[in-house]
Predicted 3D model of a 100-nucleotide RNA (Guanidine-I riboswitch aptamer). It matches the Rfam family "Guanidine-I riboswitch aptamer". For this family Rfam cites "New RNA motifs suggest an expanded scope for riboswitches in bacterial genetic control" (Barrick et al., Proc Natl Acad Sci U S A, 2004). The coordinates come from a structure-prediction model, not an experiment, and the mean pLDDT is 80.
RNA sequence: AAAAAUGUUUUCUAGGGUUCCGCAAUCAAACACAAAUUGGUCUGGUCCGAGAGAAAACUCACAAAUUUUGUGAACACGGAAGGACAAAAACCUGGGAGAU
Repeated sequence: AAAAAUGUUUUCUAGGGUUCCGCAAUCAAACACAAAUUGGUCUGGUCCGAGAGAAAACUCACAAAUUUUGUGAACACGGAAGGACAAAAACCUGGGAGAU
C1' cells in the first nucleotide's frame, strides 16, 4: 500500500521449551576469581504463545444524528502425524480428520 469478514491487530495469561542471562555441579585452584564443560528431571529473567482464554483499539452491520451517538458481533467436543525457530507448546497445518 492492497486485500480480507463467524474480520484484523496490540497487550496480557494458561501453556511451552532451553538460543541468551541467571542458578547449580564439574574442572581449575592454597583459598578465591575468570574461562570452559554439563544440567530445563533448575524456581526464575529474555524468548514463543491460544479459532474454541481475557482486555482494548480499529473495522463491519443496523438505527439515529449532522459530523457525532447508540446497539450488535452468537455457538464452538476435537485425535494421530507433520512443520518452524535454539527448542517445545493449547503456535502453524486447523472452526482440519473426526464427533454431535